Predicted 3D model of a 524-nucleotide part of an RNA (small-subunit ribosomal RNA, 5' domain) from a metagenome. Rfam family: Bacterial small subunit ribosomal RNA. Gene Ontology terms of the family: ribosome and structural constituent of ribosome. The RNAcentral record of the full RNA draws on SILVA. Its mean pLDDT, the model's own confidence on a scale to 100, is 85.
Context: one part of a larger RNA
RNA sequence: GAUUGAACGCUGGCGGCAUGCCUUACACAUGCAAGUCGAACGGAUUGAGGGGCUUGCUCCUCAGUUAGUGGCGAACGGGUGAGUAAUGCAUCGGAACGUACCUUUUUGUGGGGGAUAACUACUCGAAAGAGUAGCUAAUACCGCAUACGCCCUGAGGGGGAAAGCGGGGGACUCGCAAGAGCCUCGCGCAAAAAGAGCGGCCGAUGUCAGAUUAGCUAGUUGGUAGGGUAAAAGCCUACCAAGGCGACGAUCUGUAGCUGGUCUGAGAGGACGACCAGCCACACUGGGACUGAGACACGGCCCAGACUCCUACGGGAGGCAGCAGUGGGGAAUUUUGGACAAUGGGCGAAAGCCUGAUCCAGCCAUGCCGCGUGAGUGAAGAAGGCCUUCGGGUUGUAAAGCUCUUUCGGACAGAAAGAAAUCGCAUGAACUAAUACUUUGUGCGGAUGACGGUACUGUAAGAAGAAGCACCGGCUAACUACGUGCCAGCAGCCGCGGUAAUACGUAGGGUGCGAGCGUUAAUC
Numbered sequence: 001g002a003u004u005g006a007a008c009g010c011u012g013g014c015g016g017c018a019u020g021c022c023u024u025a026c027a028c029a030u031g032c033a034a035g036u037c038g039a040a041c042g043g044a045u046u047g048a049g050g051g052g053c054u055u056g057c058u059c060c061u062c063a064g065u066u067a068g069u070g071g072c073g074a075a076c077g078g079g080u081g082a083g084u085a086a087u088g089c090a091u092c093g094g095a096a097c098g099u100a101c102c103u104u105u106u107u108g109u110g111g112g113g114g115a116u117a118a119c120u121a122c123u124c125g126a127a128a129g130a131g132u133a134g135c136u137a138a139u140a141c142c143g144c145a146u147a148c149g150c151c152c153u154g155a156g157g158g159g160g161a162a163a164g165c166g167g168g169g170g171a172c173u174c175g176c177a178a179g180a181g182c183c184u185c186g187c188g189c190a191a192a193a194a195g196a197g198c199g200g201c202c203g204a205u206g207u208c209a210g211a212u213u214a215g216c217u218a219g220u221u222g223g224u225a226g227g228g229u230a231a232a233a234g235c236c237u238a239c240c241a242a243g244g245c246g247a248c249g250a251u252c253u254g255u256a257g258c259u260g261g262u263c264u265g266a267g268a269g270g271a272c273g274a275c276c277a278g279c280c281a282c283a284c285u286g287g288g289a290c291u292g293a294g295a296c297a298c299g300g301c302c303c304a305g306a307c308u309c310c311u312a313c314g315g316g317a318g319g320c321a322g323c324a325g326u327g328g329g330g331a332a333u334u335u336u337g338g339a340c341a342a343u344g345g346g347c348g349a350a351a352g353c354c355u356g357a358u359c360c361a362g363c364c365a366u367g368c369c370g371c372g373u374g375a376g377u378g379a380a381g382a383a384g385g386c387c388u389u390c391g392g393g394u395u396g397u398a399a400a401g402c403u404c405u406u407u408c409g410g411a412c413a414g415a416a417a418g419a420a421a422u423c424g425c426a427u428g429a430a431c432u433a434a435u436a437c438u439u440u441g442u443g444c445g446g447a448u449g450a451c452g453g454u455a456c457u458g459u460a461a462g463a464a465g466a467a468g469c470a471c472c473g474g475c476u477a478a479c480u481a482c483g484u485g486c487c488a489g490c491a492g493c494c495g496c497g498g499u500a501a502u503a504c505g506u507a508g509g510g511u512g513c514g515a516g517c518g519u520u521a522a523u524c
Stems, first nucleotide, its partner, number of pairs: 001524004006520005013371006020363001021329001026327003030324003035072003040069002043066011079282003088207007097199003102195008110144001112142002119134006150159003164187006172181003208254003215245003220242008257279004261272004284305005307318004335361001337360003343357001344355004374404004384395004408465001411459004418451001423445008468513005473494003479508005489496002
């Protein structure tokens, strides 16, 4: 000099854009942060309309709501950096793998069965919750049939699947009707092949310090056989052999998430890894598996432990390193805000619902950037202050005065872009028996804004509301007076102060930077 996720002192007008617990991975009150689907299913229930009548019951249709079964999601998104010096990360390669949703292709989607929650009744319990009996449905569950691909094989053979739901419809059939068959479209379901994206695994090279750590290792190193996994492998087990690593630093100890990058520097290098992006690890502490395409799972389960809470003392409940917020620690770090309008995600055919992701707003000079605090004129060089050799000098065109301007702020008025898809209408195309339905192209139209009456624009008024901080001995730009008298004090280094201190304190003047300026800490 540059820099910072800074803090402290003094001071503080406005705006834009960013950043904001670096310390206790300490403990957490409260609210919210993952749901959705009735076009998978049987019920329950509300409203409207209609029918039967026994007039307060029952049935049907339509539109809603939904506890439960079932499906998908919850493995993403969000947080933190404790652990980890290599099961990590970065780069370059590899072969023995998996993959829900998405895309392409092929072949199917036939016919049956038994349950169970909800519900009803009863019982136990303070609660959390649990049990017994009975009833019922499915895209829940289980057989049978079939098998283009598929799997196993001793090559003869053997094994293995599925689920329906919704829209529309002219003939024809069944039916009293509703409707069903039938045709067609869409969404699904099963098996298989491929793709994309994603993920698992292996190798090489690189990746902090210490030798006041020199030897380390028995599943250890290799083989055979078996097991195991989606998959290679001592990954695991039995047996056999005695190997494997190490001064090119093994092992041990300490420290640490890694990278793209950031800061500095002419560069080489040095230091760092906040925010943003990629990867990894963790989710009260330790261990374990279940479900699932995917987890050994932050807001899932089980066991143990510590802690907190409820209890009828028998027993139960919990996990903010999600967003806010509280206590504590600390020099120190924000609101218990708004909205799903946009972007994105989950579910759904859709309408839509959910989304503390996200977008916004709030707080803080924490940083960067921009603007303002007025402009011109004005010598009687006013008054006052300070100094003085008492002549004067300086503050100083500075002020006053005169002439202007009105940014920003305050007041009033107008007022956005961010919004176009989805949707409706018209029309073309595809599908089809079909001018139905559905999908899609084009054109037109309408709805939707948290921010926000915000940005921005205009009008009127009036210099009006807006300057400080540090320093002045040398380094280092900037000097005099008074007070003090090795005292009080200053100080980054050299050093000042013991009676004329440009070095302490105050004043006048000056220098530097400026909504900041200094100090401290830290890095180059």